Predicted 3D model of a 71-nucleotide RNA (transfer RNA) from a Chloroflexota bacterium. The sequence is in RNAcentral, with records from ENA. Rfam family: tRNA. By type it is a transfer RNA. The source organism's lineage runs through Bacteria, Bacillati and Chloroflexota.
RNA sequence: GCGGGAUUGAUGUAGCGGUAGCAUACUAGCCUUCCAAGCUGGGUGCACGGGUUCGAAUCCCGUAUCCCGCU
Repeated sequence: GCGGGAUUGAUGUAGCGGUAGCAUACUAGCCUUCCAAGCUGGGUGCACGGGUUCGAAUCCCGUAUCCCGCU
């Protein structure tokens, strides 16, 4: 230098154009003599900048970081 892949809450991960989910963690309440466990609720998220579209995490272009291969 070229090609490919990944980037979603505090962490891991799903979502293949139509309200962004799950688990763990955190937190409030219930339960319990207390703790743990259990039950119910709550807060935090689409790497960044453009484009297409009525509508973009999703499609297109560029950038950044990381990983793999080639040279």